[in-house]
RNA sequence: GGUCGUGUAACUCAGUUGGUAGAGUGCCGUCUCGAUAAGGCGGAAGUCACUGGUUCGAGUCCAGUCCCGACCA
Numbered sequence: 001g002g003u004c005g006u007g008u009a010a011c012u013c014a015g016u017u018g019g020u021a022g023a024g025u026g027c028c029g030u031c032u033c034g035a036u037a038a039g040g041c042g043g044a045a046g047u048c049a050c051u052g053g054u055u056c057g058a059g060u061c062c063a064g065u066c067c068c069g070a071c072c073a
Base pairs, nucleotide, nucleotide: 001072002071003070004069005068007066010025011024012023013022019056027043028042029041030040031039049065050064051063052062053061
């Protein structure tokens, strides 16, 4: 340099036909408890990497850019 893949909550990851973005862990509050652990209940947390395009409507489709990974040279 080329080809392909990946990027979604603090972390690890889902997201099916384009139609109100989710789970586990963690975090916060609360209950229970000898206990800050374990457990119950509740809650907060998102520019879906970035820019643009298509569409009534985009995490999802298209183009470009960037990060990371694999392969080729």
A computed fold for a 73-nucleotide RNA from a Betaproteobacteria bacterium, annotated as transfer RNA. The sequence was found in a public genome assembly. Rfam family: tRNA. From the family's description: Transfer RNA (tRNA) molecules are approximately 80 nucleotides in length.